[in-house]
Molecule: glmS glucosamine-6-phosphate activated ribozyme aptamer
Organism: Virgibacillus pantothenticus
RNA sequence: AAUUUUUUAAAAGCGCCAGGACUAUGCAUCCGAUCGGCAAGAAGCAUAGUUGACGAGGUUGGAGGUUAUCGAACGUUCGGCGGGUGCCUCCCGAUUGUACAUCUCAAUUGUCAAGCUCUUCCUUAAAACAAUGAGGCAACUUAUUGGCCAAAGGGAAACGGCAAGAUGUUAC
Numbered sequence: 001a002a003u004u005u006u007u008u009a010a011a012a013g014c015g016c017c018a019g020g021a022c023u024a025u026g027c028a029u030c031c032g033a034u035c036g037g038c039a040a041g042a043a044g045c046a047u048a049g050u051u052g053a054c055g056a057g058g059u060u061g062g063a064g065g066u067u068a069u070c071g072a073a074c075g076u077u078c079g080g081c082g083g084g085u086g087c088c089u090c091c092c093g094a095u096u097g098u099a100c101a102u103c104u105c106a107a108u109u110g111u112c113a114a115g116c117u118c119u120u121c122c123u124u125a126a127a128a129c130a131a132u133g134a135g136g137c138a139a140c141u142u143a144u145u146g147g148c149c150a151a152a153g154g155g156a157a158a159c160g161g162c163a164a165g166a167u168g169u170u171a172c
Base pairs, nucleotide, nucleotide: 014082015081016080017079019078020051021050022049023048024047025046026045027044030037031036054071055070056069061091062090063089064088065087066086092110093109094108095107096106097105099169100168101167102166103165104164115162116161117160119157120156121155122154123153129146130145131144132143133142134141135140
């Protein structure tokens, strides 16, 4: 130094990098034959590096499938691989459908299981940018300060609007 084993830490715009892009160093196959000379500037090759997602939001009943929500940005945040809280279908369950129960139907959902819809409010956006530093030959990395601007989703409030069928029971 490599391999193996064990332990610890670390996550979901999360992790990794063999494509690409960028940076640094080195390089004539010709002449000469010690040194050198002429090409070489681009391109190409080798080695080593750098980059490769800015936050908001979101989790587990079971099985399967799948290119997994929302916006911001001077847009390589390209491309590839892996993972993943997403989405769809079925099963089982739950809620609403205007007294209750059961079955079916419709919509929405997952044991924390408030039907759909109108209005209002809440839910610290962060980078980019600017200034001042630190590290590195460089590409770049990073810290502090300043100051903006979203959408989706979720929650709450008030007055509403819309929303079945059958059977049975009870009350009026």